[in-house]
């Protein structure tokens, strides 16, 4: 890097440095941010996957990970319902389901 698979409505602080953007996307919203975001480091914490040990439907140590908002919401398809309508259907809105894409772990190449 690629493939595959599981999960993604829960959970989780503070300090230092940096100095202007950030929240993955071509887009539309909405939010965070000089009261210092984002990022890096230190300490702390949360607990998803894997490994070891143990007094084994749990605890603990370690390896990754994570610590704003549902993957922040939508954006692709379909069912249902509602509304408008030029009465052929089309458009918009609201649940639900399934996808695409993304993130993380394990396994494999």
């Nucleotide at each position: 890097c690629u493939g595959c698979u599981a999960u993604c409505c829960a959970g989780a602080a503070a300090g230092a440095c940096c100095g202007a953007g950030g929240g993955a996307c071509u887009g539309g919203g909405c939010c965070c941010u000089g009261u210092g975001a984002c990022g890096u480091c230190u300490u702390g914490g949360c607990a998803a996957c894997c490994u070891g040990c143990u007094u084994u439907g749990a605890g603990u140590a370690g390896g990754u990970g994570c610590c704003a908002a549902c993957u922040c919401c939508c954006g692709u398809u379909c069912u249902g319902c509602c509304a408008a309508u030029g009465c052929g259907u089309u458009u918009g809105g609201c649940u639900g389901a399934a996808g695409a894409a993304g993130a993380u772990g394990a396994c494999a190449g």

The prediction has a mean pLDDT of 82. A computed fold for a 109-nucleotide RNA from Hymenobacter sp., annotated as SAM riboswitch aptamer (S box leader). It matches the Rfam family "SAM riboswitch aptamer (S box leader)". Rfam describes the family as follows. The SAM riboswitch is found upstream of a number of genes which code for proteins involved in methionine or cysteine biosynthesis in Gram-positive bacteria. The sequence is in RNAcentral, with records from Ribocentre. The model forms 94% of the base pairs in the Rfam consensus.